[in-house]
RNA sequence: ACCGAUAAAGGCAAACCCGCCGAAAGGCGGGGACGCAAAGCUGCGGGCCUAAAGUCUGAAGACUAUGGCAGCCGGGUUGCCGAAG
Numbered sequence: 001a002c003c004g005a006u007a008a009a010g011g012c013a014a015a016c017c018c019g020c021c022g023a024a025a026g027g028c029g030g031g032g033a034c035g036c037a038a039a040g041c042u043g044c045g046g047g048c049c050u051a052a053a054g055u056c057u058g059a060a061g062a063c064u065a066u067g068g069c070a071g072c073c074g075g076g077u078u079g080c081c082g083a084a085g
């Protein structure tokens, strides 16, 4: 350094519930733990979600991110611990 233990110290927190913000997706705070060795940070590539405004339409509706998701997969970046190999 790779790697990741029935190790130690600590950390994060899905679903669900409550409050607030948001058109929504979703976010933030509190409770709560399914899980997580980067479940720290980053929309850079792919993917996914939403469609207020906009465009099309007679309408129904369709399209679109400038809005999101880092706990979907990669990339980048920072980092705790130390058995075996």
Stems, first nucleotide, its partner, number of pairs: 002085001003082002011036002016031006034071001040077003044074003047069003054063003

This is a predicted structure of an 85-nucleotide RNA (c-di-GMP-I-GGC riboswitch aptamer) from a Thermoanaerobacterales bacterium. Model confidence (mean pLDDT): 91 of 100. Taxonomically the source falls in Thermoanaerobacterales (Bacteria, Bacillati, Bacillota, Clostridia). It was read from a public genome assembly, where an Rfam model found it.